[in-house]
Predicted 3D model of a 544-nucleotide part of an RNA (small-subunit ribosomal RNA, 5' domain) from a Gemmatimonadota bacterium.
Model confidence (mean pLDDT): 80 of 100.

Context: one part of a larger RNA
RNA sequence: GAACUAACGCUGGCGGCGUGUCUUAGUCAUGCAAGUCGAACGAGAAAGCGUUCUUCGGAACGUGAGUACAGUGGCGGACGGGUGAGUAACACGUGGGGAACCUGCCCUCAAGCUGGGAACAACCCGCCUAACGGCGGGCUAAUACCGAAUGUGGUUGUCAGUCCGCAUGGUAUGACAACUAAAGGUGGCCUCUCCUUGGAAGCUACCGCUUGUGGAUGGCCCCGCGCUCAAUUAGCUAGUUGGUAGGGUAACGGCCUACCAAGGCGACGAUUGAUAGCCGACCUGAGAGGGUGAUCGGCCACACUGGGAUUGAGAUAAGGCCCAGUCUCCUACGGGAGCCAGCAGUCUAGAAAUUUGGGCAAUGGGCGAAAGCCUGACCCAGCGACGCCGCGUGGGGGAUGAAGCUUCUCGGAGUGUAAACCCCUGUUAGGUGGGACGAAAGCCCGUAUACGAAUAGUAGGCGGGUUUGACGGUACCACCAGAGGAAGCUCCGGCUAACUCCGUGCCAGCAGCCGCGGUAAUACGGGGGGAGCAAGCGUUGUUC
Numbered sequence: 001g002a003a004c005u006a007a008c009g010c011u012g013g014c015g016g017c018g019u020g021u022c023u024u025a026g027u028c029a030u031g032c033a034a035g036u037c038g039a040a041c042g043a044g045a046a047a048g049c050g051u052u053c054u055u056c057g058g059a060a061c062g063u064g065a066g067u068a069c070a071g072u073g074g075c076g077g078a079c080g081g082g083u084g085a086g087u088a089a090c091a092c093g094u095g096g097g098g099a100a101c102c103u104g105c106c107c108u109c110a111a112g113c114u115g116g117g118a119a120c121a122a123c124c125c126g127c128c129u130a131a132c133g134g135c136g137g138g139c140u141a142a143u144a145c146c147g148a149a150u151g152u153g154g155u156u157g158u159c160a161g162u163c164c165g166c167a168u169g170g171u172a173u174g175a176c177a178a179c180u181a182a183a184g185g186u187g188g189c190c191u192c193u194c195c196u197u198g199g200a201a202g203c204u205a206c207c208g209c210u211u212g213u214g215g216a217u218g219g220c221c222c223c224g225c226g227c228u229c230a231a232u233u234a235g236c237u238a239g240u241u242g243g244u245a246g247g248g249u250a251a252c253g254g255c256c257u258a259c260c261a262a263g264g265c266g267a268c269g270a271u272u273g274a275u276a277g278c279c280g281a282c283c284u285g286a287g288a289g290g291g292u293g294a295u296c297g298g299c300c301a302c303a304c305u306g307g308g309a310u311u312g313a314g315a316u317a318a319g320g321c322c323c324a325g326u327c328u329c330c331u332a333c334g335g336g337a338g339c340c341a342g343c344a345g346u347c348u349a350g351a352a353a354u355u356u357g358g359g360c361a362a363u364g365g366g367c368g369a370a371a372g373c374c375u376g377a378c379c380c381a382g383c384g385a386c387g388c389c390g391c392g393u394g395g396g397g398g399a400u401g402a403a404g405c406u407u408c409u410c411g412g413a414g415u416g417u418a419a420a421c422c423c424c425u426g427u428u429a430g431g432u433g434g435g436a437c438g439a440a441a442g443c444c445c446g447u448a449u450a451c452g453a454a455u456a457g458u459a460g461g462c463g464g465g466u467u468u469g470a471c472g473g474u475a476c477c478a479c480c481a482g483a484g485g486a487a488g489c490u491c492c493g494g495c496u497a498a499c500u501c502c503g504u505g506c507c508a509g510c511a512g513c514c515g516c517g518g519u520a521a522u523a524c525g526g527g528g529g530g531a532g533c534a535a536g537c538g539u540u541g542u543u544c
Stems, first nucleotide, its partner, number of pairs: 001544004006540005013391006019384002021349001026347001028345001030344003035075003040072002048063006082302003092226007101219002106215002109212004116146002123138006153180008163170002184207006193200003228274003235265003240262008277299004281292004304325005327338004355381001357380003363377001364375004394424004404415004428485001430480005438471001442466006449459003488533005493514003499528005509516002
């Protein structure tokens, strides 16, 4: 000199963009943060409103509405969001490999979707319980569950066989055998079929279901290289190193087991200990290098502590389950409930860090055919000079130069064009009025095309219409009035830009280093003056 997730002191006008628990991976009251689908399924209210009747109490019917809540079922709760404890590791980065692998939804292509039955919930009845909830009996639906058929296909095995490879081997293709599927829903139509003149089990469109091929995406595994400090850590290792066989896995492998061999690693630092998430990047520097790993992005790990499985295409399963433990809460003492390193917020710790805000309008995500619902992701607003950037606090004129103050050799000099005064301007703040972009998708109508029996329906195209903004009456624009509301902080001995007076008298004090102060201190304290930065200026801490 530069930088900071900074803090402290003094001061503080406005705006934009960023950014905000570095300590306690300490504890948490409260609210919200993951739901959705009635076009899978059974069942199915109430309030309110209307009509009629009325003994004025009310009753019946309709509507509300096949709506709401709860239930079965499907998909999603493995994403998104947080944190950095652990981890010195194929964790991460980079380059490769998998002839040893998996991949729901999505895209592509091919083939298919027949029939039947029993229950569990919800609900009803009974019982137990303070509660959470539990037990017994009854009832029944499905895209829930189960069995059978078919097998385009797929898997496995046997045989044949082409090509590739040094090789264990891999593989195009063919034959045979065994095993292995499914679910329907909604709308429309009458061309075909059947009943019958409009319906269906028929046809059709859409949404689904099943089996596979290929893809995409995501994941899994392996290898090379790189990756902190300590030798006041020198030896470490028995599933250890390798082999055979088996098991296990989606898959290779001591991943696991049995047997066999005795290996494997290490001064090119094994092992042990300490520290630490890694990277893109960020800071600094001419560079080489050094330092850092906040925000943003990629990967990893974790979710009160430790362990375990289940479901699933996929699990560290943060707002799932089970067991043990710590802590907190409720209890009728029998037993239960909970886990903010999600967003806000509380206490604590600390030098130190925000609102228990608005909205799904946009972007993105989940579900749904869609309308739409959900979304503390996100978009916004609020708070903090925490940082960067921009703007302002006025401009011009104005005296041999007011007053005041300071100084003085008492003549003067300085403050100083500074002020007053005159003439202007109108940023910003204030007031009045206007007022956005972010919003074209979606939806509706028409129209032609394709599929279709079809004037259903669906798809994309064209034309027209219509709806939706949290921010926000914000940005921005116009006008009004008026210099009005808006400057401080540090320093002045040298380094280092800037000097005098008074006070003090090795005292009080200053200080980054050298050093100042013991009676004329440009170094302490105050005044005047000056220098430097400026809505900041200094100090402290850390890095180069």